[in-house]
Context: one part of a larger RNA
Molecule: small-subunit ribosomal RNA, central domain
Organism: uncultured bacterium
RNA sequence: CUGGGCUUAAAGGGCGCGUAGGCGGUUCAUCAAGUCAGGGGUGAAAUCUUUCGGCUCAACCGGAAAAGUGCCCCUGAUACUGAUGAUCUCGAGGGAGGUAGGGGUCCGCGGAACUUCUGGUGGAGCGGUGAAAUGCGUUGAUAUCAGAAGGAACGCCGGUGGCGAAAGCGGCGGACUGGAUCUCUUCUGACGCUGAGGCGCGAAAGCCAGGGGAGCAAACGGGAUUAGAUACCCCGGUAGUCCUGGCCCUAAACGUUGGGUACUAGGUUGCGGACUUGACAUGGGUUCGCAACCGAAGCAAAAGUGUUAAGUACCCCGCCUGGGGAGUAUGGUCGCAAGGCUGAAACUC
Numbered sequence: 001c002u003g004g005g006c007u008u009a010a011a012g013g014g015c016g017c018g019u020a021g022g023c024g025g026u027u028c029a030u031c032a033a034g035u036c037a038g039g040g041g042u043g044a045a046a047u048c049u050u051u052c053g054g055c056u057c058a059a060c061c062g063g064a065a066a067a068g069u070g071c072c073c074c075u076g077a078u079a080c081u082g083a084u085g086a087u088c089u090c091g092a093g094g095g096a097g098g099u100a101g102g103g104g105u106c107c108g109c110g111g112a113a114c115u116u117c118u119g120g121u122g123g124a125g126c127g128g129u130g131a132a133a134u135g136c137g138u139u140g141a142u143a144u145c146a147g148a149a150g151g152a153a154c155g156c157c158g159g160u161g162g163c164g165a166a167a168g169c170g171g172c173g174g175a176c177u178g179g180a181u182c183u184c185u186u187c188u189g190a191c192g193c194u195g196a197g198g199c200g201c202g203a204a205a206g207c208c209a210g211g212g213g214a215g216c217a218a219a220c221g222g223g224a225u226u227a228g229a230u231a232c233c234c235c236g237g238u239a240g241u242c243c244u245g246g247c248c249c250u251a252a253a254c255g256u257u258g259g260g261u262a263c264u265a266g267g268u269u270g271c272g273g274a275c276u277u278g279a280c281a282u283g284g285g286u287u288c289g290c291a292a293c294c295g296a297a298g299c300a301a302a303a304g305u306g307u308u309a310a311g312u313a314c315c316c317c318g319c320c321u322g323g324g325g326a327g328u329a330u331g332g333u334c335g336c337a338a339g340g341c342u343g344a345a346a347c348u349c
């Protein structure tokens, strides 16, 4: 390379936007590059193959033929691909009118709880555990009432529910703003799909600067437990957790399942529309989108999956090729650092 694969055996890029490239709907005409047919030229010799011959045979050598899958030229064919011109509307997009939503950014507001502080009542314990102790408390704790301050998170609703590309998003109100979906079938007329590089986003932890700091809590101190206990349990407690700006760029970033399109039994449920039926109603029917469950065929090593495919096909990208060594070394590159990305071999089983 070919072949085979990627839910769980090795293997889907964390997610998007998009460049080059690859692939690409309907009909007609033209061209004839790919493609196909015929003809011509060339494709050195030796070698290989076939055959005839020469050394007593063979190896070897000589003659002849074939082959040389290729390239070039000429003539022709036009189904498919391509190119050019035109055409269409079902793909895609725009327009109009609705709908749902914790989608995003910023600003403001609210109550519960907690902690601290101030004052009142009160007077000996509180707290904590398996049991204790450290700890707090007559300088008045715990409890309770009133007030003040502060920071973080938003109970019930809440859902197998919704939104977002993913990360993720949940008190209430406002401003700005992205996307989706339904209906109309009004417009454009293939404008599409994917996407190496590239660019952007990217939980938590961590880093830099400046704020903030209630609770929680790595590190750390103490008390227990224990043979020991650098732990699990308890009392404290600093970074951090929060905000603004700038980095980092990883994850069991998981549906461990890349994206797109078409086709292939059904049933049940939820969410969002539209149409229809019914005098009304908690309803019934049809249809589109989304989210789940159960299952026919098929697929699968099985578990399972099954119109949200892991079925049947096509297009494009990423990735895998025994375990360890090793996501290490080295080089490159990015980063303030931590480290990230790319990424071997010897050796060994």
Stems, first nucleotide, its partner, number of pairs: 004320003007303002012317001014201004021194003025088001027086005033081002035077008049065006091191001092188003095184005103177007110154001114150008125136002162169002206247006215241002220236004258316006266294012298305002322349003331342004